Background: The prediction has a mean pLDDT of 77. Predicted 3D model of a 388-nucleotide RNA (Bacterial RNase P class A) from a Gemmatimonadota bacterium. It was read from a public genome assembly, where an Rfam model found it. Of the family's consensus pairs, 90% are formed in the model. It matches the Rfam family "Bacterial RNase P class A". From the family's description: Ribonuclease P (RNase P) is a ubiquitous endoribonuclease, found in archaea, bacteria and eukarya as well as chloroplasts and mitochondria. By type it is a ribozyme.
[in-house]
């Protein structure tokens, strides 16, 4: 210049004016007019003060509160999962190892265990788990055939035993991987490299990395399948809950402590039926108002200080919506910002056309995710070119 790459931020229907509302706080008895009147106010007229977001939103995640559960352990259930930190807490957020992309800045990853068991690996292939041999190579040994040789034997040819996994082919995967020797051919068969297991030393809190020795390599994949292993986890929500007022009338049903009489031929005493019934459940009726919870909180902003960061302590300073059929709006005018047209050498202009999106509190935080505009500001990186 020019392609990227990471990250913070700002406006986000702004601003200024009219008219007319609508919720909350505070004061508050007057307020208004076409003024001898007449409208309207304590059931608040008037007045001032304040009145949505970066997501308020999805309700997925982890608090707080609140009532309910609860001795300890244990089984069964979810849930997290490289390490270190931050934090009230988290699956969040920083920092760091490692894997894979990417020329680089940089990106992305459910990233613990497959050598404790089980399953499973579809199609296609010969072969997918005590590993095979479709093509193919060899055919050393042995077989068979021809030729030479007096003979032992030698050559040669077939591919019949039989030997081999280099190389092809199938697969998402094929029992490390290049390369040299090696051999009939071929194979960690045997050597160097790389990769890998065990073991040591070093660094590092750790994860891991880096060096050294062995070992010819021995466990093919899959755990967002079972399952193993470490750590976490009561439950239900602000309709939670608490006061206050109001309702609790008359009633059904079930079980019943007691009592009482009367009846079974008469007392007494038991049993048995019946009635009355306090008290418990059920079922039904009744209540549907208001006040706290509820806005001073892991709060906002600014400074210093400590950390590389997330953060964290400290000091100043501010008080900032609180509805409950749920308020925060509704027209007008003017100006603003993009864009595109038009004019103009040009800064610019304009009775011109469009465009300002997503969505909106309802107990309260922290995160994650999702939606989305016309836009404007940085900061610190990369790679290409080109000058100096």
């Nucleotide at each position: 210049u020019g392609a990227g790459c990471g990250u913070g931020c700002g406006a986000g229907u702004g601003a200024g004016g009219a008219u007319c509302g609508c919720c909350g706080g505070u004061g508050a008895a007057g307020g208004g007019c076409u003024u001898c009147g007449c409208c309207u106010g304590g059931g608040g007229a008037c007045a001032c003060c304040g009145g949505a977001g970066g997501a308020a939103a999805g309700u997925c995640c982890g608090a707080g509160c609140u009532c309910c559960g609860c001795a300890g352990g244990g089984c069964a259930g979810g849930g997290u999962g490289c390490c270190g930190g931050g934090u009230a807490a988290c699956g969040c957020c920083c920092g760091g190892g490692c894997g894979c992309c990417g020329a680089g800045a940089g990106g992305c990853g459910a990233c613990g265990g497959a050598a404790a068991g089980u399953g499973c690996c579809a199609c296609a292939g010969a072969g997918a788990g005590c590993a095979g041999a479709c093509c193919g190579c060899c055919g050393a040994u042995g077989g068979c055939c021809g030729c030479c040789g007096c003979g032992a034997g030698g050559c040669g040819g077939c591919a019949c035993a039989g030997g081999c996994a280099a190389g092809g082919g199938u697969g998402a995967a094929a029992g490390g991987g290049u390369g040299c020797g090696g051999u009939a051919a071929g194979a960690g068969c045997g050597c160097a490299c790389c990769g890998g297991g065990c073991c040591c030393c070093u660094g590092g809190u750790a994860a891991c990395a880096g060096g050294g020795g062995u070992c010819g390599c021995a466990u093919g994949g899959u755990a967002a399948a079972c399952c193993c292993c470490a750590c976490c986890c009561g439950g239900a929500g602000c309709a939670a809950g608490a006061c206050c007022a109001c309702g609790u009338a008359g009633g059904g049903g079930a079980c019943g402590a007691g009592g009482a009489g009367c009846g079974g031929c008469c007392c007494g005493c038991u049993c048995c039926g019946u009635c009355c019934g306090a008290g418990u459940c059920c079922c039904g009726g009744g209540u549907a108002g208001g006040u706290c919870g509820c806005a001073c909180g892991a709060g906002g902003u600014g400074g210093c200080c400590g950390g590389c960061g997330a953060c964290g302590g400290u000091c100043a300073u501010c008080c900032c919506a609180g509805a409950u059929g749920a308020a925060u709006g509704a027209u007008c005018c003017u100006c603003c910002c993009c864009c595109g047209c038009g004019c103009g050498c040009a800064a610019g202009c304009g009775u011109c056309g469009g465009g300002g999106a997503c969505a909106g509190a309802a107990c309260u935080c922290g995160g994650c995710u999702u939606a989305u505009u016309c836009c404007g500001c940085g900061c610190g990186c990369u790679c290409a070119u080109c000058g100096c």